[in-house]
RNA sequence: ACACCAUCCAGAGCGGUUGAGAGUCCUGGCUCGACGACACCGCAGCAACCCCCCACUAUGGAAGCCUCCUGAUGGGUGCGGGUGCUAACGCCAGGUCCGAUGGAGU
Numbered sequence: 001a002c003a004c005c006a007u008c009c010a011g012a013g014c015g016g017u018u019g020a021g022a023g024u025c026c027u028g029g030c031u032c033g034a035c036g037a038c039a040c041c042g043c044a045g046c047a048a049c050c051c052c053c054c055a056c057u058a059u060g061g062a063a064g065c066c067u068c069c070u071g072a073u074g075g076g077u078g079c080g081g082g083u084g085c086u087a088a089c090g091c092c093a094g095g096u097c098c099g100a101u102g103g104a105g106u
Stems, first nucleotide, its partner, number of pairs: 001106002004103005013043005021032003025095005044086003049082003052078001053076002056074001060069003090098001
């Protein structure tokens, strides 16, 4: 970089730097923003996509009436690791095989 799968109405903010636009793009709205938005950095938090961990289920196996091993899928959510996220449903409607994040591939 390309194609694939899953998710996108739940949840979670303070400080510092900077200084004018920001909410992906187009149209129309609406909203945030000099009481400093957006972005970046630090810390904190949320969450549970992947890894690890925990207790089980299907299945398969061993043993033999006490059970043990395996462990798809599903569950838990733990001071752990890799990411992500922390205004409003991806802000709303329409359009665009648009975008974001994770996973596993070429």